Description: This is a predicted structure of a 96-nucleotide RNA (c-di-GMP-I riboswitch aptamer) from Rheinheimera sp. D18. The coordinates come from a structure-prediction model, not an experiment, and the mean pLDDT is 79. The model forms 90% of the base pairs in the Rfam consensus. Lineage of the source: Bacteria > Pseudomonadota > Chromatiales > Chromatiaceae > Rheinheimera.

[in-house]
RNA sequence: ACAAUCGAAAGGCAAGUCAUCCGAAAGGGUGUACACGCAAAGCUUCAGGUCUAAGGGUUGCCAUAGUAUGGCAUCUACGAUAGCUGGGCUGCCGUC
Numbered sequence: 001a002c003a004a005u006c007g008a009a010a011g012g013c014a015a016g017u018c019a020u021c022c023g024a025a026a027g028g029g030u031g032u033a034c035a036c037g038c039a040a041a042g043c044u045u046c047a048g049g050u051c052u053a054a055g056g057g058u059u060g061c062c063a064u065a066g067u068a069u070g071g072c073a074u075c076u077a078c079g080a081u082a083g084c085u086g087g088g089c090u091g092c093c094g095u096c
Base pairs, nucleotide, nucleotide: 012038013037016034017033018031019030020029021028022027036083042089043088044087046086047085048084049081050080051079055076056075057074059073060072061071062070063069064068
């Protein structure tokens, strides 16, 4: 210097509940006290998975009207999830 990460020390983050704001939703932001848990639960959608469907569809069905409107079903991510997995970047301590 690199790899690895027992125990300890100093610390860090904050699931969920409540309130409030943004969003069509999934979900996200902020605050309070508790702290589910986490060695990257720091950052990053590059790959996969999962969630949602506003908008869209040479889609289907139904209703009303007369060729449009509405409802239901279904498909769809450019939306979301980094505390789903892997990858990339960065970081505290430093036993054998």